Two RNAs folded together computationally: RNase P RNA and transfer RNA, 440 nucleotides in total.
RNA sequence: UGAAGGGCGUAUCUCGUCGCGCACAUUGUGUUUCAACUUGAACUCCCACUGUGUGAGGAAAGUCCGGACUUCGCAGAGCAAGAUGCCGCCUAACCGACGGACGGCGCAAGCCGAUGGACAGUGCCACAGAAAACUACCGCCUACGGACCUUGUGUCCCGGUAAGGGUGAAAAUGUGCGGUAAGAGCGCACGGAUCUCGCUGGUAACAGUGGGCUCGGGUAAACCCCAUCUGAAGCAAGGUCAAAUAGGGCGCCAGAGACGGCUCGUCUCAUUAAAGUGCCGGGUUGACUGCUAGAAGCUGCGUGCAAGCGCAGUUCCAGAUAAAUGACGAGACUCGACAGAAUCCGGCUUAUCGCGCCCUUCGCAUG
RNA sequence: GCCGCCUUAGCUCAGUUGGUAGAGCAACGCUUUUGUAAAGCGAAGGUCCUCGGUUCGAAUCCGAGAGGCGGCU
Numbered sequence: 001u002g003a004a005g006g007g008c009g010u011a012u013c014u015c016g017u018c019g020c021g022c023a024c025a026u027u028g029u030g031u032u033u034c035a036a037c038u039u040g041a042a043c044u045c046c047c048a049c050u051g052u053g054u055g056a057g058g059a060a061a062g063u064c065c066g067g068a069c070u071u072c073g074c075a076g077a078g079c080a081a082g083a084u085g086c087c088g089c090c091u092a093a094c095c096g097a098c099g100g101a102c103g104g105c106g107c108a109a110g111c112c113g114a115u116g117g118a119c120a121g122u123g124c125c126a127c128a129g130a131a132a133a134c135u136a137c138c139g140c141c142u143a144c145g146g147a148c149c150u151u152g153u154g155u156c157c158c159g160g161u162a163a164g165g166g167u168g169a170a171a172a173u174g175u176g177c178g179g180u181a182a183g184a185g186c187g188c189a190c191g192g193a194u195c196u197c198g199c200u201g202g203u204a205a206c207a208g209u210g211g212g213c214u215c216g217g218g219u220a221a222a223c224c225c226c227a228u229c230u231g232a233a234g235c236a237a238g239g240u241c242a243a244a245u246a247g248g249g250c251g252c253c254a255g256a257g258a259c260g261g262c263u264c265g266u267c268u269c270a271u272u273a274a275a276g277u278g279c280c281g282g283g284u285u286g287a288c289u290g291c292u293a294g295a296a297g298c299u300g301c302g303u304g305c306a307a308g309c310g311c312a313g314u315u316c317c318a319g320a321u322a323a324a325u326g327a328c329g330a331g332a333c334u335c336g337a338c339a340g341a342a343u344c345c346g347g348c349u350u351a352u353c354g355c356g357c358c359c360u361u362c363g364c365a366u367g
Numbered sequence: 368g369c370c371g372c373c374u375u376a377g378c379u380c381a382g383u384u385g386g387u388a389g390a391g392c393a394a395c396g397c398u399u400u401u402g403u404a405a406a407g408c409g410a411a412g413g414u415c416c417u418c419g420g421u422u423c424g425a426a427u428c429c430g431a432g433a434g435g436c437g438g439c440u
Base pairs, nucleotide, nucleotide: 001363002362003361004360005359006358007357008356009355010354012332013331014330015329016328017327018326020055021054022053023052024051025050028049029048030047032042033041034040035039057338061349062348064347065346066345067344068343069234070233071232072231076264077263078262079261081230082229083228084227085226086100087099088098090096101115102113103112104111105110116225117224121223122222123219124218125217137165138164139161140160141159145157146156147155148154149152173191174190175189176188177187178186192215193214195212196211197210198209199208200207201206238289239288240287241286248280249279250278251277252276255269256268257267258266296315297314298313299312300311301310302309303308333336368439369438370437371436372435373434374433377392378391379390380389386423395409396408397407398406416432417431418430419429420428
C1' cells in the first nucleotide's frame, strides 16, 4: 500500500420559548371539612394551577424458540401427539451461548454444517436402462449333463458368467497377478470401507494402532427405531369493586359436568322430572389492581481457555389505557438510516445512512 | 397486545406416500351468419408470494421473510 476475515462501540448535536405522560411537593395557592364569624385549625383521597425531577430502541419489530408469572379443583397415570438429536460445559430454561471432535469450503486468517440409526422392519428411487437390490438386453463360454446326425473347431436344449458395451443422480470394494470353458474376492499382494475384540492418548465425542469377521446402493427435513424433553392456555392471563342480569333459543332425561385428543382414575352436582344443568345469544362494558427493583445495570476483585460463576461497592433507569417524546425559532457539522414501549426477562431472526476503534491473514513495494 | 389460517393462469379454485402443473369462466384466432349473440374447433397464457436448505429431483418436505384474512375483553 492493495485485497480479505473476525469483533466492539455509536445512532446528529447545542441553546431558547411553548406543549404532553408519570412521580413528588417538606409550612405553596385554590378546593374540601370543622370551629368561629374581619379569622383560625385540620386534611392532602380526587381535580386544577405552580414548582422540581424524569421520560423509547439496538433492534422497542417478527412473534421464531425458551422461561418467570397467572388461571384451569392443593390428583394424577398411561397411550397418542409434538420437539430436539456428535461430545463436554454454561444457564432459570432453550431450536441459545462457549470450548472441542468430525465433515465441507478457502492459499490463509477464518467461515458453514437438523452431524444418532439405512445388517430392527416397511416404503420410495420418475425417464432411461437388462437390472434401482432375489438383475442376464447385447456380448462372452460350451467344461459338466442331455438330444440330433452330416461325426465336426457342428447344431440345439439345459445352462454358466457381472470382465466388456450402453443407461442413469446413483450399477454390486479399487489396482495388479494368478486362476478358469468363459468368468467371478474364487485365491493372493497392496489399498478402501462396515462391524467387532483389545492396546495407547483423551472426561467424552474421537484420534492412532494391532487382531478377527464381512464386502453391505441411496433416501429417516419418508414412515419408523433409539435416547432426552414437553399438561393446556395466555396479562384481552387473573384478582377486587361498581354497573348489569329485561325477554329468548337449542340440548341433556339418569345421568351431566370439571385439565384442553383417547382410556383409566379422582372430584362436584343431580338421582320423586325442575325454579335442575350445559351451550348459544342478549345485557353491562367503568374504576382499581396485576405494573414494573429486576435470573437488573455499572465499577472493582477473585475464578474459569471461554460462555459464565462468586464476592464487595454503587445506581434507580418509561409505565400509558385512546394511549405521553412534539411544535416553533436560532446555530453547528461529516447533512442524519432502520424505526417507536404496552406483563416482564434470556436468546434467535429480520431491517438499518453512515462514522469511529481493535485484532488477524494473504499479496506487492521499500528498508 | 395475544392466538390461528391462507397465498397456484386475468378471476374462482383442483393438485398425496416428491418425478415435466390442470379445470371452469374471461380474453384471442378460425368456422357458422347479411351482421351480432349462442354453438363448434383451435392455440396461447404460470419465476406455483420471496429467499435459503434437504434430495439425483421440491408447488409438495424443513427454516427464514413478505403480503392478506379471521378470532379473543
Rfam match: Bacterial RNase P class A. The family's RNA type in Rfam is ribozyme. Its mean pLDDT, the model's own confidence on a scale to 100, is 75.